RNA sequence: CACUGAAAAGGGCAAGGUUGUGAAAGCGACCACGCAAAGCCACCGAUCUGCCGGAGAUGCGCAGACAGCGGGGUUACCGGU
Numbered sequence: 001c002a003c004u005g006a007a008a009a010g011g012g013c014a015a016g017g018u019u020g021u022g023a024a025a026g027c028g029a030c031c032a033c034g035c036a037a038a039g040c041c042a043c044c045g046a047u048c049u050g051c052c053g054g055a056g057a058u059g060c061g062c063a064g065a066c067a068g069c070g071g072g073g074u075u076a077c078c079g080g081u
Stems, first nucleotide, its partner, number of pairs: 002081004012035002016031006033068001039074003043071003047065005
C1' cells in the first nucleotide's frame, strides 16, 4: 500500500421503546435491535415533512429532513493475508 473480518482487546455508533423538544419530517437524553465505516459530506437518485400552484394527480416549483435506502466523494481503530 492492496485485499479481508474467523477469534480477541480497547474504544465508537444506535433501529425501536420511554421521555423532553419542534408546526411536521425530525432532533436531544436514557436503555439497547443491530452496525467494521451505522465516521464525515445532501453531489446524484429514492424516501419523508411543510408551503405554493393546479380541475385533479403517484406530477411541477419552493423551503426543509434523512448519511441505519442505494450510488458517489473523503478520512479512519484492531486483527488476518
Molecule: c-di-GMP-I riboswitch aptamer
Organism: Gammaproteobacteria bacterium